[in-house]
RNA sequence: UCAGACGGCCGGGCGGUCGCGGCGUCGCUUGCGGCGUCGAGGAAAGUCCGGGCUCCACGGCGACAAGGCGGCGGGUAACGCCCGCCGGGCGCGAGCCCAGGGAUAGCGCCACAGAAAGCAAACCGCCCGCCUAAGCUCCUCGGAGCGCCGGUGGGUAAGGGUGAAAGGGUGCGGUAAGAGCGCACCGCGGACCUGGCAACAGGGACGGCACGGCAAGCCCCGCCUGGAGCAAGACCAAAUAGGGACGGCGCGCCCUGGCUCGCCAGGGUAGGACCGUCGCCGGUCCGAGCCGUCCGGGUAGGUCGCGAGAACCGCGCAGCGAUGCACGGUCCAGAGGAAUGACCGCCGCGUCCGGACUUGCGUCCGGGCGGCACAGAACCCGGCUUACAGGCCGUCUGAUCCG
Numbered sequence: 001u002c003a004g005a006c007g008g009c010c011g012g013g014c015g016g017u018c019g020c021g022g023c024g025u026c027g028c029u030u031g032c033g034g035c036g037u038c039g040a041g042g043a044a045a046g047u048c049c050g051g052g053c054u055c056c057a058c059g060g061c062g063a064c065a066a067g068g069c070g071g072c073g074g075g076u077a078a079c080g081c082c083c084g085c086c087g088g089g090c091g092c093g094a095g096c097c098c099a100g101g102g103a104u105a106g107c108g109c110c111a112c113a114g115a116a117a118g119c120a121a122a123c124c125g126c127c128c129g130c131c132u133a134a135g136c137u138c139c140u141c142g143g144a145g146c147g148c149c150g151g152u153g154g155g156u157a158a159g160g161g162u163g164a165a166a167g168g169g170u171g172c173g174g175u176a177a178g179a180g181c182g183c184a185c186c187g188c189g190g191a192c193c194u195g196g197c198a199a200c201a202g203g204g205a206c207g208g209c210a211c212g213g214c215a216a217g218c219c220c221c222g223c224c225u226g227g228a229g230c231a232a233g234a235c236c237a238a239a240u241a242g243g244g245a246c247g248g249c250g251c252g253c254c255c256u257g258g259c260u261c262g263c264c265a266g267g268g269u270a271g272g273a274c275c276g277u278c279g280c281c282g283g284u285c286c287g288a289g290c291c292g293u294c295c296g297g298g299u300a301g302g303u304c305g306c307g308a309g310a311a312c313c314g315c316g317c318a319g320c321g322a323u324g325c326a327c328g329g330u331c332c333a334g335a336g337g338a339a340u341g342a343c344c345g346c347c348g349c350g351u352c353c354g355g356a357c358u359u360g361c362g363u364c365c366g367g368g369c370g371g372c373a374c375a376g377a378a379c380c381c382g383g384c385u386u387a388c389a390g391g392c393c394g395u396c397u398g399a400u401c402c403g
Stems, first nucleotide, its partner, number of pairs: 001399010012347007020039009041374001045385002048383005053229004066225005071085005086100001087098004101220002106218002108214003123160002125156007135146004168186006187209001188207002192203004233304004243295007252269008271286005309331001311330004316325003348372001349370009
């Protein structure tokens, strides 16, 4: 210098004018004005995990069901989060990725291709025997030997071919050809020894290899988990309608039932209202309530919940780290369909145009454009995930050059 890896941070600045919301204070004309002060984010987002808080449910323990989690150790209020380590895979490397318990508990599946996909199998090939036989060689012309192509019986699993995967790999020996058939090394297996808290790593013997893969298929093992959510929930409480108690007035007649003996409940009737008016007949409904005072529930509405906390900043100690502890300082939005904005000037940034300089990269001058990345709190907190123009800082890796 170029190409990368990881971690952290910022994400327009200053000034002026006019506005908006909360709180405090003052003034008055009681909802306005003056003054002071505070007023979005790293994700406020998705609402995916874990908590606080609230209500409901719940005697203890265990089992079952359902859901979730899954290497080991640690951190935390807790977690499916974070840190450190282990194992596997990728990368020259810094580093990155992993749903990473169990496949001799059982069941199931292994598409296509292929002969065969799970108590393995044999298509081509290779090897041995037999049949047939084109043909070749020799000869004492009778025969003898070899034997293409093809058929058939066996052996084999080295090689070819299929597949994601074909019952260890490489090499030597061995064999008719082959094969852990034998041996060496590697892999694998169950014990043993050493190191480590552990996951696990290393080691020397032993075993000829038995036990394919899939559990983000059922399942088995271990661990965790009550339900609903601030429209949770608590308090205050209109108008109107309806409920209850008491008092006053009213409550014709008959039947039935009850008892606290005067009322209550049910049925019928006199009576009343309506069917345009009057009479008769008919039909429907009412046939006991009205007024006053008080009480209680709910609704509208209001208040709380609602921000001094797993808080932020600085510094120190312990720890590799996540994190914990101690000391000092700060108060930092609140809400209700929702305030946190608009304009102007200068600067910064991006982009475009013109001009000058320059081999070029580019630099300088002038001007235009750009509410200049993603985005907007609503009970709160810890995480994860997703979105994000541009920029800054630190550590590290690889390549090249110079000293």

Bacterial RNase P class A from a Caulobacteraceae bacterium, 403 nucleotides, folded computationally. Rfam family: Bacterial RNase P class A. Rfam links the family to the GO terms dimeric ribonuclease P complex, tRNA processing and ribonuclease P activity. By type it is a ribozyme. NCBI's taxonomy places the organism under Bacteria, Pseudomonadati, Pseudomonadota, Caulobacterales, Caulobacteraceae. It was read from a public genome assembly, where an Rfam model found it.